[in-house]
RNA sequence: AGAGUUUGAUCCUGGCUCAGGAUGAACGCUGGCGGCGUGCUUAACACAUGCAAGUCGAACGGGAAAUAUUUCAUUAAUACUUCGAUGGUAUUUGAGCUAUUUCUAGGGGCGAACGGGGAAUUAACCCGGGGGGAACCGGCCUGAUACAGGGGAAUAACACUCAAAAAUGGUUGCUAUUACCCCAUAACCCCACAGAACUGCUUGGUUCAUUGUGAAAAACUCCGGGGGAAUAAAAGGGACCCCCGUUGAAUUACCUAGUUGGUGGGGUAACGGCCCACCAAGGCAACAAUCCAUACCCGGCCUAAAAGGGUAAACGGCCCCUUUGAGACUGAGACACGGCCCAGACUCCUACGGAAGGCAGCAGUGGGGAAAUAUUGCACAAUGGGGGAAACCCUGAUGCAGCGACGCCGCGUGAAGGAAGAAGUAUCUCGGUAUGUAAACUUCUAUCAGCAGGGAAGAUAGUGACGGUACCUGACUAAGAAGCUCCGGCUAAAUACGUGCCAGCAGCCGCGGUAAUACGUAGGGGGCAAGCGUUAUCCGGAUUUACUGGGUGUAAAGGGAGCGUAGACGGCUGUGGCAAGUCUGAUGUGAAAGGCAUGGGCUCAACCCGUGGACUGCAUUGGAAACUGUCAUACUUGAGUGCCGGAGGGGUAAGCGGAAUUCCUAGUGUAGCGGUGAAAUGCGUAGAUAUUAGGAGGAACACCAGUGGCGAAGGCGGCUUACUGGACGGUAACUGACGUUGAGGCUCGAAAGCGUGGGGAGCAAACAGGAUUAGAUACCCUGGUAGUCCACGCCGUAAACGAUGAAUAUUAGGGGUCGGGCGGCACAGCCUCUCGGUCCCGUCCCAAACCCAGUAAGUAUUCCACCUGGGGAGUACGUUGCCAAGAAUGAAACUCAAAGGAAUUGACGGGGCCCCCCCCAACCGGUGGACCAUGUGGUUUAAUUGGAAGCAACGGGAAGACCCUUACCAAGUCUUGCCAUCCUCCUGCCCGAUCCUUAACCGGAUCUUUCUUUCGGGCCAGACGAGCCAGGUGGGCCAUGGUGUUGUUCAGCUCGUUUCGUGAGAGGUUGGGUUAAUUCCCCCAACGAGCCCACCCCCUUUCCCCAGUACCCACCAGUUAAGGUGGGCACUCUGGGGAGACUGCCAGGGAUAACCUGGAGGAAGGCGGGGAUGACGUCAAAUCAUCAUGCCCCUUAUGACCAGGGCUACACACGUGCUACAAUGGCGUAAACAGAGGGAGGCAGCCUCGUGAGAGGGAGCAAAUCCCAAAAAUACCGUCUCAGUUCGGAUUGUAGUCUGCAACUCGACUACAUGAAGUUGGAAUCGCUAGUAAUCGCGAAUCAGAAUGUCGCGGUGAAUACGUUCCCGGGUCUUGCACUCACCGCCCGUCA
Repeated sequence: AGAGUUUGAUCCUGGCUCAGGAUGAACGCUGGCGGCGUGCUUAACACAUGCAAGUCGAACGGGAAAUAUUUCAUUAAUACUUCGAUGGUAUUUGAGCUAUUUCUAGGGGCGAACGGGGAAUUAACCCGGGGGGAACCGGCCUGAUACAGGGGAAUAACACUCAAAAAUGGUUGCUAUUACCCCAUAACCCCACAGAACUGCUUGGUUCAUUGUGAAAAACUCCGGGGGAAUAAAAGGGACCCCCGUUGAAUUACCUAGUUGGUGGGGUAACGGCCCACCAAGGCAACAAUCCAUACCCGGCCUAAAAGGGUAAACGGCCCCUUUGAGACUGAGACACGGCCCAGACUCCUACGGAAGGCAGCAGUGGGGAAAUAUUGCACAAUGGGGGAAACCCUGAUGCAGCGACGCCGCGUGAAGGAAGAAGUAUCUCGGUAUGUAAACUUCUAUCAGCAGGGAAGAUAGUGACGGUACCUGACUAAGAAGCUCCGGCUAAAUACGUGCCAGCAGCCGCGGUAAUACGUAGGGGGCAAGCGUUAUCCGGAUUUACUGGGUGUAAAGGGAGCGUAGACGGCUGUGGCAAGUCUGAUGUGAAAGGCAUGGGCUCAACCCGUGGACUGCAUUGGAAACUGUCAUACUUGAGUGCCGGAGGGGUAAGCGGAAUUCCUAGUGUAGCGGUGAAAUGCGUAGAUAUUAGGAGGAACACCAGUGGCGAAGGCGGCUUACUGGACGGUAACUGACGUUGAGGCUCGAAAGCGUGGGGAGCAAACAGGAUUAGAUACCCUGGUAGUCCACGCCGUAAACGAUGAAUAUUAGGGGUCGGGCGGCACAGCCUCUCGGUCCCGUCCCAAACCCAGUAAGUAUUCCACCUGGGGAGUACGUUGCCAAGAAUGAAACUCAAAGGAAUUGACGGGGCCCCCCCCAACCGGUGGACCAUGUGGUUUAAUUGGAAGCAACGGGAAGACCCUUACCAAGUCUUGCCAUCCUCCUGCCCGAUCCUUAACCGGAUCUUUCUUUCGGGCCAGACGAGCCAGGUGGGCCAUGGUGUUGUUCAGCUCGUUUCGUGAGAGGUUGGGUUAAUUCCCCCAACGAGCCCACCCCCUUUCCCCAGUACCCACCAGUUAAGGUGGGCACUCUGGGGAGACUGCCAGGGAUAACCUGGAGGAAGGCGGGGAUGACGUCAAAUCAUCAUGCCCCUUAUGACCAGGGCUACACACGUGCUACAAUGGCGUAAACAGAGGGAGGCAGCCUCGUGAGAGGGAGCAAAUCCCAAAAAUACCGUCUCAGUUCGGAUUGUAGUCUGCAACUCGACUACAUGAAGUUGGAAUCGCUAGUAAUCGCGAAUCAGAAUGUCGCGGUGAAUACGUUCCCGGGUCUUGCACUCACCGCCCGUCA
């Protein structure tokens, strides 16, 4: 820093999407360690249990316990004893005094208003920044001043008793205090009255003095203290006030009665309508009041280059809240999270009468959540907090630990060597390649984890939860430690298999329909790494709301036009003040943390600490005075006024005019008129149309008339008059910036429409009829009502357009035109200059391009309006105005990845110009009707094998299906196979012949029979077996090669360099001529070149040269006849080789060109005729069944063999042909003339036989020798005489011939007999321009046989072409286009 996506391609506009960073995150897969952080974003939902605020006995009375002293009583050992007792401070128990210590309910003091939690409310002086007080408070702490003298009455606790389920309460009685009350004292304190001095910023402040009123206390003590009360001060803290800033919505425009102010009171710590009484009627608002919705705010955090945008977790500041609502009490401080009272909801207890509670404190529970957030832990050791004189107590604040990869940071999972490039796996063209130095193996090391030993700092005397923790040391084993995601493009990284628009993927474009680099899996590769992906959200990219930094002619976007309010902006190198903006210096502030820079501490880093600067801001103050502003004073050029002048469809009103249409009256006149593509409806014998005369009425104003005029726009057109607005030219007398723009507002505003009243000739929505049409609610025709016209009043919109807001200044030229003027020449006028309007061309510039270009869409300034992807939609709701119709304002849900602008190439057009073609036209002959042949469809069938489908499938593949062919069907058989290669083992050939069996193949039997050798064998063949395999006319030409078809024998298709264009592209290749031709010439920002065309090649047409048999025979000889023979190459002919034709020559035309027309000569003349030759391409055109071939499929069968059947079916439809329908003919007799081919499993003369097809013999010929072989049409003669015939020959019967193993299904031919349809063919349609059409026969390939087909050959041999308007097809140029799969396109509506 960009990228993908609109198109066939391009440029632009414009949206969507991606790559980056971030998070209190969640989910999926995976998971070694440590440090530092962090963890209910949802239900301000409800909460079991425990803890979170107590402390002081050095203020008090009481109580309890312990200890000590002591008194009394009691028990009792030793002792003594008369055994009764005595004595008893070892010892037991109880009561009491004194003292000490500890604990403590109560009343008292301080604290509980801090700390902790949360974000519901709140759009506000809540918060943030900066200020203010001459309107304030102030416990504890600090220093200062002065003081503490007397007295009194109660009350808890406690005791007795009562009530009650409980909570708790009541009566009576006793008692203490630093609890409470009273008196005294007292000013440098407060207040009140009146006064003086000084001073300030209005109320005021300070000081002085007089009088009056008002106040307190507390002990205790270790004698060191410590505490109390008062006053003024002060730190930190708090309350109040002001300025600025602080979300969206105008589809929220008006709001407000304590409301705004005053006077006087009350209240407060204090000012104040804070509250009250009275008085006045104010106050706020387009600079956004009020209402609605949403939301704690900030330092900061995330992002960004910055400006900005988003956010409000953790840390820190402020505010607010503590179950909901309200209230006050206490207190220095609360209207109080763990206080009180009341009310509500909820929960819980209950004896039903009443009570208790408040986790948004720390843990924890339920619930909620599409998913989601921890332990009912340890300690007060540290840092703080509360109480206390202190010891100390309390502290879920806090310090720590636990759980969670939730985040950031760090470390590890080994390092070096190691090629037989192992095995395995994947792939493969089977050769290899990849995984890969990776592993194994050798050597080494020990960070982390594990084991053992030592062991801190944090604590300055004691005290350590963390913790036997951090850290250090030692021994030990490579062991215990890698996954996730992606691999079509964007975006780094590719193959194989599976799947087959299925399953699925996808952030956008999109992928998947049988060879998926996009789905799933595998191996491989890329990326990151204890994480990796996905989802959600924010910023970025997005200059896609544009302050920095966008636009509005056609892409979204200029208001229909003007006047004008607020506002914004504003002439002069004028002058003089001020200092609001502006510039500059200083001061204060902008908390800390964070960020930046730089040092330091944890091994590093994250993390933590120090220092500096920054925080771009705000406030106060000093200075400057150019610019903006403001005040004052000048000026005239902006603007306006005056005077003179001409132009004009500018406006309003009144009057007048002629042409035309229609109607009425009268005349003439007769059968039609009118209308259309053609008609009909309509009018007309009751007299139309036409024509003449007269009259009525309404509307509009021909020619002039013009990218001419006027007007703000809408708009304005006969003539005259009246009234009236504006612009322009000239002049320079006047004013002296009076200007520009203009949100709201007001006015004007085509047509249609609405209301009231007129008017109504023509035209004409609606409507009626006639046509057209499949229909025709249309276009066309005949009628016809609103309306169009006038007056008055509404509506307020148009493609209201120059799709271009207004104003000013400025920036090359040229031409036309309208209105006016100075000057020069001069006199039907012209020229130069100039002001104002209007149109065209054009340079610079601008623009995506088209284009615009002094009338800008250029360069600048000012102001207004409007735009932000397409659709939904200018729709809905709401509101405003309207008589209504409708107008103005104006969304969202949802949906798409585009919609769009300009230009480019093509294709297309029932667009245009030009040109060509048997394209039409002209001529000839056919098809379509009949019979038959053949192919196809359809139907049928066991099968009727399969393919080909407009031209470009259909007598095509097939140059030839009785078996074979054959691929199809039913039946019978074979399974390494019919065929190929290799292996083990055995046998001996192969070939041939005969017999049996079978429908046949298959099968069985017999006979016959090699070569070579180093004797092992080899060659070849057969059989059993095993497996690699064979085989497939099985699939798909939409996986392919090859081949041919088509466009098309049409003239086109491209390239290099260069030029133009931002680019796709264009130019060249267009234009003027010409040609069969992009053939050639000329011109030209083009110059050259390639493919195609043409030429070259073959056949044919003329001549020459060479050669001369099997061809030929003029001359010579000779034969009964025949080039049969001798002979001869002269001719014909054959085979080679040459010549010839090139617009070469002449005339005319044309541009002195290309070329065209005519002519000469010539066998042939302008490409002489025919063939081969076929550019770039199109149809996913045809063929996997000619062949080849990747992939898939079958493998005792989809392979192979065999006999039979089928491909030949038959209500029908179509294509291509044959024969005909007859006299230009049929038949008969006899006669004549070709060319090109073929021939050995062949062609066969000739002879005999047969009516014939043929048969039996077999001369000749591997062919210029022999044969097929007769050419036919034709000509002559005869006959038939217009008929279903002496036309036509189908069909059928009988009898035959030939081929072949075989002729039934299913061949061809022959003879005799039979004798169908058909009398020239509807709509439609085909071929052909000269040796052609038409007509006549001949041959060949295939082939045993089987052509009306196909391919060739010659014979006879025409007609017509005015011409290019039209039909089909093609080509060049141009134009339009929303098509580019390209009009068989695209696309709209309805229905499913």